[in-house]
RNA sequence: GCGGAAGGCUGGAUGGCCGCGGCCCAGCCUUGGGUCGAGGAAAGUCCGGACUCCAUCAAGCAACGGUGCCGGGUAACGCCCGGGCGGGGCAACCCGACGGACAGCGCCACAGAAAUCAGACUACCCUGCAUGCAGGGUAAAGGUGAAAAGGUGGGGUAAGAGCCCACCGCGCCGCUGGCAACAGGGGCGGCAUGGCAAGCCCCACCGGGAGCAAUGCCAAAUAGGAACCGCGUGCCGUAAGGCGGGGUGGCUUUGCCCCAGCGGUUCGGGUUGGCAGCUAUAGCCUGUGUGGCAACGCACAGGUCAGAUGAAUGGUCAUCCAUGGAAGGCAACUUCCGGGACAGAAUCCGGCUUACAGGCCUUCCGCGCGC
Numbered sequence: 001g002c003g004g005a006a007g008g009c010u011g012g013a014u015g016g017c018c019g020c021g022g023c024c025c026a027g028c029c030u031u032g033g034g035u036c037g038a039g040g041a042a043a044g045u046c047c048g049g050a051c052u053c054c055a056u057c058a059a060g061c062a063a064c065g066g067u068g069c070c071g072g073g074u075a076a077c078g079c080c081c082g083g084g085c086g087g088g089g090c091a092a093c094c095c096g097a098c099g100g101a102c103a104g105c106g107c108c109a110c111a112g113a114a115a116u117c118a119g120a121c122u123a124c125c126c127u128g129c130a131u132g133c134a135g136g137g138u139a140a141a142g143g144u145g146a147a148a149a150g151g152u153g154g155g156g157u158a159a160g161a162g163c164c165c166a167c168c169g170c171g172c173c174g175c176u177g178g179c180a181a182c183a184g185g186g187g188c189g190g191c192a193u194g195g196c197a198a199g200c201c202c203c204a205c206c207g208g209g210a211g212c213a214a215u216g217c218c219a220a221a222u223a224g225g226a227a228c229c230g231c232g233u234g235c236c237g238u239a240a241g242g243c244g245g246g247g248u249g250g251c252u253u254u255g256c257c258c259c260a261g262c263g264g265u266u267c268g269g270g271u272u273g274g275c276a277g278c279u280a281u282a283g284c285c286u287g288u289g290u291g292g293c294a295a296c297g298c299a300c301a302g303g304u305c306a307g308a309u310g311a312a313u314g315g316u317c318a319u320c321c322a323u324g325g326a327a328g329g330c331a332a333c334u335u336c337c338g339g340g341a342c343a344g345a346a347u348c349c350g351g352c353u354u355a356c357a358g359g360c361c362u363u364c365c366g367c368g369c370g371c
Base pairs, nucleotide, nucleotide: 001367002366003365004364005363006362007361008360009359010358012320013319014318015317016316017315018314020037021036022035023034024033025032026031039342043353044352046351047350048349049348050347051211052210053209054208058253059252060251061250064207065206066205067204068203069083070082071081072080073079084098085096086095087094088093099202100201104200105199106196107195108194121142122141123138124137125136126135127134128133129132150168151167152166153165154164155163169191170189171188172187173186175184176183177182215276216275217274218273225267226266227265228264229263230262231261234243235242236241244259245258246257247256248255283304284303285302286301287300288299289298290297291296321340324337325336326335327334328333
């Protein structure tokens, strides 16, 4: 200097005037003052929760769904951190749907001789007859394919084959290191037991459902609406009560509600108003110290920033700023032109994923050159 990788920050600022919303203060025929007012993703609605209701929400089972190497973090997670193994890359780094193929079922098209109680197309060797047939042996060489009865080398053989040997691979046993996933070494054995679970499935762990249009209160109004269906409409006791009956997320138990009632289906009518929920929530942010490789935890100090409801947070002027272009200038700089991405809260929070013009910072890898 060029190319690449990882992480972080910013993505306009200030002032005046006018116009909005919340809160506070003063004022009271509704005005004035102060203060605050949209993001790093507010997006996606993909996860996890807080909170609310389901008259209970408790225990167990089933169904359904989710996750899937090990250890840690967290309120929790499918998230984050560290590690292991596998893959990509020269590397920095990045990715992983990463438990089980000996519980069972299923699939492996086409090509090929043959795709798991699997072969002989081109071939090689031997014997007989004789120029091509018959018999026997082989799966080493070649072809097909994603994959062909382990791989490389040597010996041996008529030609060959783990037939034998060495190394690698594979299976079994044990030792060392590590919390573990795993890694390394050793011994024995000629030993095949292909792949796919991102096919069904098995195993381990986790999960009740619905959601702020949840839910609660006030006011008002209508039709104290109609039809049909299921189970029952009992017993004891002076009484309290007990048994019993009906209902209760798919089932059981516990518990709860009602008792002559308790449920289910369909049709129809009224309510479209106001308030709360509504913003300090496991809160959030900054700094210091401390434990930890880290994620993160603990302690102290300080700060705290929308709450609309058809939906506020805007418009305009001026100056400055980041960047680009042109001209002038030794330079500092001056002038002119253009111009700032993705995008808008709606119950809130912790994550992930996606989008992003321009600018800045830190660390690392590779290549080239110079000293």

This is a predicted structure of a 371-nucleotide RNA (Bacterial RNase P class A) from Sulfitobacter aestuariivivens. It was read from a public genome assembly, where an Rfam model found it. Lineage of the source: Bacteria > Alphaproteobacteria > Rhodobacterales > Roseobacteraceae > Sulfitobacter. Rfam family: Bacterial RNase P class A. Rfam's curators write: Ribonuclease P (RNase P) is a ubiquitous endoribonuclease, found in archaea, bacteria and eukarya as well as chloroplasts and mitochondria. Rfam classes the family as a ribozyme.